[in-house]
RNA sequence: GUUCCCGUAGCUCAGCUGGAAGAGCAACCCCCUCCUAAGGGGUAGGUCGUAGGUUCAAAUCCUAUCGGGAACG
Numbered sequence: 001g002u003u004c005c006c007g008u009a010g011c012u013c014a015g016c017u018g019g020a021a022g023a024g025c026a027a028c029c030c031c032c033u034c035c036u037a038a039g040g041g042g043u044a045g046g047u048c049g050u051a052g053g054u055u056c057a058a059a060u061c062c063u064a065u066c067g068g069g070a071a072c073g
Base pairs, nucleotide, nucleotide: 001072002071003070004069005068006067007066010025011024012023013022019056027043028042029041030040031039049065050064051063052062053061
């Protein structure tokens, strides 16, 4: 330098046939218990790496760019 993969909640990841975002763990509250742990119920938390474009509508499609990784040279 070229090509490809990844970037989504504090962490690990789903969701990529376009209809508007979810799980587990963690945090907080409640129940249970003499207390703790375990168990059960609930709450909050996201400009989907960034910026443009297409579309009635974009995490999803297109372009550029940033960060991480791999292969080739």
The RNA shown here (transfer RNA) has 73 nucleotides and comes from an uncultured Clostridia bacterium.
It was read from a public genome assembly.
Rfam family: tRNA. About the family: Transfer RNA (tRNA) molecules are approximately 80 nucleotides in length.
Its mean pLDDT, the model's own confidence on a scale to 100, is 81.